The part of an RNA shown here (large-subunit ribosomal RNA, domain IV) has 332 nucleotides and comes from a Candidatus Woesearchaeota archaeon. It matches the Rfam family "Archaeal large subunit ribosomal RNA". The coordinates come from a structure-prediction model, not an experiment, and the mean pLDDT is 84.
Context: one part of a larger RNA
RNA sequence: AUCUGGUUGAGGGAAUUCGGCAUAUUGGCCCCGUGGCUUUGGUAUAAGGGGUCCCUGCACUCGUGUUCACAUGGAUGCGAGUGCAGGGCGCAGUGACUAGGGGGAUCCGACUGUUUAACAAAAACUUAACUGGCUGCUAAGCUGUAAAGCUGUGUAUAGCCGGUGACGUCUGCCCAGUGACAGUAUCCGAAACUCCUUUUCAAGGGGGCUAAGGACUGUUAAACGGCGGGAGUAACUAUAACUCUCUUAAGGUAGCGUAAUGCCUUGUCGUUUGAUUGACGACGUGCAUGAAGGGCGUAACGAGAUCCCCAGUGUCCCCAACCAGAAUCCUC
Numbered sequence: 001a002u003c004u005g006g007u008u009g010a011g012g013g014a015a016u017u018c019g020g021c022a023u024a025u026u027g028g029c030c031c032c033g034u035g036g037c038u039u040u041g042g043u044a045u046a047a048g049g050g051g052u053c054c055c056u057g058c059a060c061u062c063g064u065g066u067u068c069a070c071a072u073g074g075a076u077g078c079g080a081g082u083g084c085a086g087g088g089c090g091c092a093g094u095g096a097c098u099a100g101g102g103g104g105a106u107c108c109g110a111c112u113g114u115u116u117a118a119c120a121a122a123a124a125c126u127u128a129a130c131u132g133g134c135u136g137c138u139a140a141g142c143u144g145u146a147a148a149g150c151u152g153u154g155u156a157u158a159g160c161c162g163g164u165g166a167c168g169u170c171u172g173c174c175c176a177g178u179g180a181c182a183g184u185a186u187c188c189g190a191a192a193c194u195c196c197u198u199u200u201c202a203a204g205g206g207g208g209c210u211a212a213g214g215a216c217u218g219u220u221a222a223a224c225g226g227c228g229g230g231a232g233u234a235a236c237u238a239u240a241a242c243u244c245u246c247u248u249a250a251g252g253u254a255g256c257g258u259a260a261u262g263c264c265u266u267g268u269c270g271u272u273u274g275a276u277u278g279a280c281g282a283c284g285u286g287c288a289u290g291a292a293g294g295g296c297g298u299a300a301c302g303a304g305a306u307c308c309c310c311a312g313u314g315u316c317c318c319c320a321a322c323c324a325g326a327a328u329c330c331u332c
Stems, first nucleotide, its partner, number of pairs: 002326008011317002015315001028052005036043002039166001053088016089093001101310007108302002113125002129164007141150003167297004172227003177224002179220005186215003193208006228246005255289001256286001267283006
C1' cells in the first nucleotide's frame, strides 16, 4: 500500500450516478391536528406539531377498610389509575434493544393471491364480474380396448368448454372470404341392390335408386377476421360544412392519441430547470390507435415502470482516523 465487515466525521448537501444504488433520516405510546381525492368504506400513523425520566404537592375516578348522634354524606388509611402544578439531573428520559423517511404527479394491472426450485415476482397467470357455445340426464365433457369410472349420489340458479377481466361509462359498421348453425323443390354424389349388355359362364361395360357430404338458400362477428382512394369548391389567405368521381362485404363510429403503440422525432406550444433526447399538460393527416385479441375513465392497493420536491445523508467535493479479520512482508 490492498481487500472484507464495521464505527465516527469539519464545511457543503446528490455537485455522485444510467438511476439517490448504498448509507442516513423517521420510528413505540399519549395528546392536538389532518389538505386534496373518493366507490363515502377509505386514503390516514396523511401531512405537521407537542409530550415521554425522578421527587413532592393537590384534584378526581374506582376498589377496599376505619370513624363520625348530623349519614343523599363528612373525615381519614391503603391500593389501582388519570390529570394539573412546583422542583431536580443529564447533551440526550420509547436514554440500550425494539421501532414507518415523507409528499406531489404519470403509465400499467382493479384489489388479496400465484409464478420461471438455482439469472426474470412483473404490466405475466389467477380472480370476482360480464359474455358466447354445448348439454333434458342412459346429458354434454373426460379416462379406459372393454366392463366400468369421474363430473355427481349433482340435474339448466346445474355441469362442461371458450373469451374478456372489479367498478363507472360504453361496446359502432361489415356475413364477400374462412368457420359454425339451420334449411333444402332441384342438381352432383360410393358400395350394396336392381335393369340392360359384350352369342352363353366369369371378369368387364352402361343405366337406375341413394346416405353422409357438397352445390344452393338463409342466419351468425363478446365466431376467425376486416373496417379505401382521387379531384374541385366559401368575397384576404388558409381550410373545406358542400359537390363530383373510382371502388368495397363494409369503408374506423364514440373515445383516446408523438402513446409500454409515432418512422420522420430531441414533432410544435406551454409548465418545470441556470441549462432538460426527461417529466407533465395541450395539439393531431394516427409510418402502423380504436371499442370484450375490449375502448376510455377510475378511489383503494403494488418489493411494478417513470418524473419532480422536502428532509436527512461520506454517493460526491476529498478523503481521514479508528476497530476486527483476510492477504502480503520480516523474524522464528